[in-house]
RNA sequence: GCCGGAGUAGUUCAGUGGCAGAACGUCACCAUGGUAAGGUGAAAGUCGAGAGUUCGAUUCUCUCCUCCGGCU
Numbered sequence: 001g002c003c004g005g006a007g008u009a010g011u012u013c014a015g016u017g018g019c020a021g022a023a024c025g026u027c028a029c030c031a032u033g034g035u036a037a038g039g040u041g042a043a044a045g046u047c048g049a050g051a052g053u054u055c056g057a058u059u060c061u062c063u064c065c066u067c068c069g070g071c072u
Stems, first nucleotide, its partner, number of pairs: 001071007010024004018055001026042005048064005
C1' cells in the first nucleotide's frame, strides 16, 4: 500500500428503514438472626465522527478515526 471484519449501557453482545434491547454488573427495596443465593424495581446510550439518500437511518451510500486478521 491492497483486501476483509469489528466499533451499540460499566462488560459481553443482539437489533438488515418506523419506541434502542438482553445477559452479567451497579444501586434501592423485599426476604434472612446474619451472609451468599433468590424475588421486585430503578439508573445507566450524542448507537465511533462527519456528510448524503429518505417522510423517517443503529440499519443504506461516501469520507475519516480506532482495533483485529490476511496479502504484498

Source information: This is a predicted structure of a 72-nucleotide RNA (transfer RNA) from Candidatus Kaiserbacteria bacterium RIFCSPHIGHO2_01_FULL_48_10. The coordinates come from a structure-prediction model, not an experiment, and the mean pLDDT is 84.